A computed fold for an 87-nucleotide RNA from a Gemmatimonadales bacterium, annotated as c-di-GMP-I riboswitch aptamer. Taxonomically the source falls in Gemmatimonadales (Bacteria, Pseudomonadati, Gemmatimonadota, Gemmatimonadia). Its mean pLDDT, the model's own confidence on a scale to 100, is 83. Its Rfam family is "c-di-GMP-I riboswitch aptamer". Rfam's curators write: GEMM was predicted in a large-scale screen for bacterial structured RNA regulatory elements. Gene Ontology term of the family: cyclic-di-GMP binding. Of the family's consensus pairs, 95% are formed in the model. It was read from a public genome assembly, where an Rfam model found it.
RNA sequence: GCCCGAUAAGAGCACACCCGGAGUGAUUCGGGGCCGCAAAACUAGAGGUCUCACCUGGUCCGCUGGUUGAGAUAGCUCGGUGCCGAA
Numbered sequence: 001g002c003c004c005g006a007u008a009a010g011a012g013c014a015c016a017c018c019c020g021g022a023g024u025g026a027u028u029c030g031g032g033g034c035c036g037c038a039a040a041a042c043u044a045g046a047g048g049u050c051u052c053a054c055c056u057g058g059u060c061c062g063c064u065g066g067u068u069g070a071g072a073u074a075g076c077u078c079g080g081u082g083c084c085g086a087a
């Protein structure tokens, strides 16, 4: 250095939920909380899922399918960068 991931050490993060804020929305920010995580650190390159808008097909007029565009999600998968260090 690479592979690998331990009842390791020192740490880190923080699901759901609650309160407050932002956003049409998906969602996100702060505080509390702590399900879990060897990267649950960063990254939106590829895919998936979700949201909004235009157009369009169907419709039981509730809704739903497709295209395009813009966005969200890293705690969905792969990839990139990259932390710790036993066997």
Base pairs, nucleotide, nucleotide: 004085005084012037013036017032018031019030020029021028022027035075041081042080043079045078046077047076048073049072050071051070052069053068055066056065057064058063